[in-house]
Molecule: small-subunit ribosomal RNA
Organism: uncultured prokaryote
RNA sequence: AACGAACGCUGGCGGCAGGCCUAACACAUGCAAGUCGAACGUGAAGCCACCUUCGGGUGGUGGAAAGUGGCAGACGGGUGAGUAACGCGUGGGGACGUGCCCUUCGGUUCGGGGUAACUCAGGGAAACCUGUGCUAAUACCGAAUACGCCCUACGGGGGAAAGAUUUAUCGCCUUUGGAGGGGCCCGCGUCGGAUUAGCUUGUUGGUGGGGUAAAAGCCUACCAAGGCGACGAUCCGUAGCUGGUCUGAGAGGAUGAUCAGCCACACUGGGACUGAGACACGGCCCAGACUCCUACGGGAGGCAGCAGUGGGGAAUAUUGGACAAUGGGCGAAAGCCUGAUCCAGCCAUGCCGCGUGAGUGAAGAAGGCCUUAGGGUUGUAAAACCGUCAAUAACGGCUAACCCUGACGUUACCUACAGAAGAAGCACCGGCAAACUCCGUGCCAGCAGCCGCGGUAAUACGGAGGGUGCAAGCGUUGUCCGGAUUUAUUGGGUUUAAAGGGUACGUAGGUGGCCUAUUAAGUCAGUGGUGAAAUCCUAUAGCUUAACUAUAGAACUGCCAUUGAUACUGGUUGACUUGAGUACAGACGAGGUAGGCGGAAUUCAUGGUGUAGCGGUGAAAUGCAUAGAUACCAUAAAGAACACCGAUAGCGAAGGCAGCUUGCUUAGCAACAACUGACACUGAUGCACGAAAGCGUGGGUAGCGAACAGGAUUAGAUACCCUGGUAGUCCACGCCGUAAACGAUGAUUACUCGAUGUAUGCGAUUACACUGUAUGCGUCCAAGCGAAAGCGUUAAGUAAUCCACCCGGGGAGUACGCCCGCAAGGGUGAAACUCAAAGGAAUUGACGGGGGUCCGCACAAGCGGUGGAGCAUGUGGUUUAAUUCGAUGAUACGCGAGGAACCUUACCUGGGCUAGAAUGUGAGUGAAUGUAUCCGUGAAAGCGGAUUUUCUUCGGACACGAAACAAGGUGCUGCAUGGUUGUCGUCAGCUCGUGCCGUGAGGUGUUGGGUUAAGUCCCGCAACGAGCGCAACCCCUAUCCUUAGUUGCCAGCGAGUAAUGUCGGGGACUCUAAGGAGACUGCCUGCGCAAGCAGUGAGGAAGGUGGGGACGACGUCAAAUCAUCAUGGCCCUUACGCCCAGGGCUACACACGUGCUACAAUGGCCGAUACAAAGGGUUGCCAACUCGCGAGAGUGCGCAAAUCCCAAAAAGCCGGUCUCAGUUCGGAUCGGAGUCUGCAACUCGACUCCGUGAAGCCGGAAUCGCUAGUAAUCGCGUAUCAGCUACGACGCGGUGAAUACGUUCCCGGGCCUUGUACACACCGCCCGUCAAGCCAUGGGAGUUGGGGGUGCCUGAAGCCGGUAGCCUAACCGGGCCGAUUAGGGUAGAACCGGUAACUGGGGCUAAGUCGUAACAAGGUAAC
Repeated sequence: AACGAACGCUGGCGGCAGGCCUAACACAUGCAAGUCGAACGUGAAGCCACCUUCGGGUGGUGGAAAGUGGCAGACGGGUGAGUAACGCGUGGGGACGUGCCCUUCGGUUCGGGGUAACUCAGGGAAACCUGUGCUAAUACCGAAUACGCCCUACGGGGGAAAGAUUUAUCGCCUUUGGAGGGGCCCGCGUCGGAUUAGCUUGUUGGUGGGGUAAAAGCCUACCAAGGCGACGAUCCGUAGCUGGUCUGAGAGGAUGAUCAGCCACACUGGGACUGAGACACGGCCCAGACUCCUACGGGAGGCAGCAGUGGGGAAUAUUGGACAAUGGGCGAAAGCCUGAUCCAGCCAUGCCGCGUGAGUGAAGAAGGCCUUAGGGUUGUAAAACCGUCAAUAACGGCUAACCCUGACGUUACCUACAGAAGAAGCACCGGCAAACUCCGUGCCAGCAGCCGCGGUAAUACGGAGGGUGCAAGCGUUGUCCGGAUUUAUUGGGUUUAAAGGGUACGUAGGUGGCCUAUUAAGUCAGUGGUGAAAUCCUAUAGCUUAACUAUAGAACUGCCAUUGAUACUGGUUGACUUGAGUACAGACGAGGUAGGCGGAAUUCAUGGUGUAGCGGUGAAAUGCAUAGAUACCAUAAAGAACACCGAUAGCGAAGGCAGCUUGCUUAGCAACAACUGACACUGAUGCACGAAAGCGUGGGUAGCGAACAGGAUUAGAUACCCUGGUAGUCCACGCCGUAAACGAUGAUUACUCGAUGUAUGCGAUUACACUGUAUGCGUCCAAGCGAAAGCGUUAAGUAAUCCACCCGGGGAGUACGCCCGCAAGGGUGAAACUCAAAGGAAUUGACGGGGGUCCGCACAAGCGGUGGAGCAUGUGGUUUAAUUCGAUGAUACGCGAGGAACCUUACCUGGGCUAGAAUGUGAGUGAAUGUAUCCGUGAAAGCGGAUUUUCUUCGGACACGAAACAAGGUGCUGCAUGGUUGUCGUCAGCUCGUGCCGUGAGGUGUUGGGUUAAGUCCCGCAACGAGCGCAACCCCUAUCCUUAGUUGCCAGCGAGUAAUGUCGGGGACUCUAAGGAGACUGCCUGCGCAAGCAGUGAGGAAGGUGGGGACGACGUCAAAUCAUCAUGGCCCUUACGCCCAGGGCUACACACGUGCUACAAUGGCCGAUACAAAGGGUUGCCAACUCGCGAGAGUGCGCAAAUCCCAAAAAGCCGGUCUCAGUUCGGAUCGGAGUCUGCAACUCGACUCCGUGAAGCCGGAAUCGCUAGUAAUCGCGUAUCAGCUACGACGCGGUGAAUACGUUCCCGGGCCUUGUACACACCGCCCGUCAAGCCAUGGGAGUUGGGGGUGCCUGAAGCCGGUAGCCUAACCGGGCCGAUUAGGGUAGAACCGGUAACUGGGGCUAAGUCGUAACAAGGUAAC
């Protein structure tokens, strides 16, 4: 795009078409084929006349009804079952009929007897039948005649007729030609299957006979043995064929409704009769199935005609009108008949046309929907106003001219009137593909053509608003073509995506060098015939237009015939040498085959020497060995394979071929140019060869070595490793016939730049150098090709010929069938079902039990810890009314918390409040619903009651405050978010612009060579530049200078004290705090192109980033946080909000993390005595003094701080004591007594004193930190804070080490490269068994059905042949016999389906079991 469509929703009108695709299933009822009296006899009713016994009869007219006879029922109408065929299409042929029609010639004479109807009689339920008697014809028979006709042996022989009547015709018989129509034959074309390869006996041909309208095995007897088939016979399946129709640019593909041509069929099968024509849809006979009637004896029937019914089905109409028109039958005609036909009815089934209104109309109404709450949109849409819905009536054809006839028809059409009145839906809106928002739902319900949507913010589900598309239709489903160059003739491919046969030889076939002549098959051109009409196309015309229809043209691409042309192809003839082959002579080679020979090694045997192990592995063990192994020496045997040469080499068709040598034998090559003269190429079927393994028979067996055994490994280990070891490996003969049989690349021929190596010839040359040429074997590249990788004279380039093969993945190279094989198995080779992919090449990442290189307290070298003890603290778990919540590998666990007794507090129990505990706006009030005080109750909050009554500068302040609007939530979602943070990682990376390369993803730059802490810098380079990172700029610290000296300092001068910068003074120093200087590989030496590196270099306070901090690229982990805060959505609202009291967060069998204190002598204790830094302080730090053993208390100076206080620094140093012990170590735990804070220390604070004095004697596996002012060790301070659980956290200074050979290994990271089946990226992917469910399928004892064939038996009707009886007026006929046959029965096979216990594998299915086979070297390379 289309449809004979169907279904869903909807539906105004008209025109033109179409309408059982299924059950060729069964049919009630009516109709669909009759007509002729001008062929014939009879002659009803009615009418007329006469007669009458009044019942009727006779004659005439009339013509019903049936009969005899003629013509037509072979057309018209229906259907598509059968048929793969001369059935159809197309084009030819000749051996034939032909009623009615036209045409031609001639004729139409004389006779005959019967029979329907009718009458009478009889039988039967009926259908119908029998007998008797009468009768006619254009019915039947005989005779005569025969121009022409037919037969013939050429002598001859045979055969006809019908009349009617209105007297003008119509008929009849013989015959000629024709028209139209039919029968027969032939060439070509006409579906699928080879898992159908052989078929055929009247079969193929001949002769005689028969037969037909006619040729013919059409039939028969005899003879011969043919005929068909790979160019597809036979068999099986399917199917009416064509003009055409649909689609397509075309070539094609699909189809064969309506209309037209042909064929076939008429309940199923067979048969003939009649006839011009039938083997006959509405005729006959027989058989069968079915239905109906019956008195049970018998009968009747055939809608695939038009309507209609049942049934089947997703599905297809009225039991209508008329012969008016067109056509048909009969008739002389009038006419009769006609479900052909013309019309009407039903159906949106299709095509075409029209309408459902047009104009004006903004307050942009109301309502709906959305909203950022402003508005937007529906939308000029509506309402409202105005006002509208046609005109013309004929035209053409035919006929010499005229007239009649209308079913449709209440037609079309025309005129007048009325009235906006009578008329819109369907699908879609994620992309493809035009059209977007809200609500509901929450992997549910559902959608879906493909991709895919839906798990709480769905443009994808459902609804709504809005929009888009089409429109009386719109969607869905089905089918065919297109897109699909996805079967490729036009017009594809085969190295790696599917696809080259394992290789050669060769048959048929296909294709084929050069010259000449001829032919004219192919080819080309002209002409003639045909190619039905309709359809398609073009033009014109008719319906108002269109659809539709008419006329004309063109076309029908084809076939046949004929006349020409002769280049090319083919055929034939002759010639040629370049393709191909042969001969002469030559070199080369693991080419083949048969025989002979050789040495090294291994094993075994024997002998000798010799002693305790050998062997094997990652490590072991099994095994061998004191009965003497292994090792070494000598001798002998056996079998297999041939080191070095050796190669990137050579040979062969491929498989394949390797010690030396001999015989036989093949192929290719170069040179020469003698011979043949196209002998060539390819090659379906065929035939031969064909690795390894395997099979058969017989040998052989040293080594190796499936199976098997043992030892190990392991969770297991039917493996990898080890010790043994049988088949086999070897030989001969015979099978098998497959391989990743690979160059994953068929054979042959020609053409198309080069470079280089090598093997073997030949030429040239003095030459083995160099060079030319040929044939092989390789490497690299141009053009070109290719998806790319790549190929590239050895093509995957450009062309030609032939063969083979491919058409998504799986199922499956499986099943069935057949062929081959001893078997194993091989060859050929499907389908159901299932998936939306499977696959190739390349790219970027990520990953690897891949490689290279570099770095890091990563290892190593060291020091000190943790893990063991007690305690502290956090977490898990458990418990509980609650033990609030969060953080969970690294990157949670002394984390949020920098401080839970109440509060905090979010948790639990109980008691209360409800516009609320807090805040804003707020009319208003100030003797009122208010504030304050007091009382009652109560645990408090709260509830109830009593008393009382602000300030003012008059502006107001302050307090309260109804209603209302805003509440509140530590409730959920960190996977809706902002912000903030951790981590990789202070790792050196991450990108961009332009250019260039690539079809593209992408690459280049950023890689390479060096160098660095660094993508730091240098050099090189199709790159040149740039950005975020690195570094630097900032802060602290180390040195110096300048400036400034109070509260800091005190050298010199002076004063004073018991003593002290205490005082006067001073700025020198320290210090304070502001500004500067200084360090840059700048200098030297060596190395280097440079960058830079090295040096116990110089100088310098500091040297190569001086030390430390702040600072964290692109990004990763849906990392953490909704409980800091903010925030979308959801949820609660007398509660999930708020207030209060008490409890809990502090529980305790246990497990883990982080710490503190220790285990002691480098120590503990006692006494004495030095040296800091950085901080804090008025709700504070607190001097001094007094009291207390002490925590502390009392009293109280100073200080809002370089001034006063906290404040004592401690380790250290000096002296004393303890003497190795569970201690004078260690301090847990417990008892008692206290202090302090606080409303309050019971749960649950810290501290002090006295007493008590646990574990613990240096810590298993394992594990952490640290590279210098670091580790270790010592104390000091601060935040939070009433107090404290601080042993934590964050800071400060004091004392102050050891070690680093080095980068093999562990961990993490950077760069380059490699492999990949990964991309959620190895915590990846993924395989097989088993278990479960579902689905289709193979086998299957059987069972059941089907079509066809064969043999035998039986055999109706009918035709044909034969025939004495019977029948007959004649011609006929019957009966009987034979041959043939439909059907029926039976037998044994083959084929194709259905079904089946059981059984085999296969496919599919979010979270089953066992292992880990593959992808990385996948952990034993894979196949």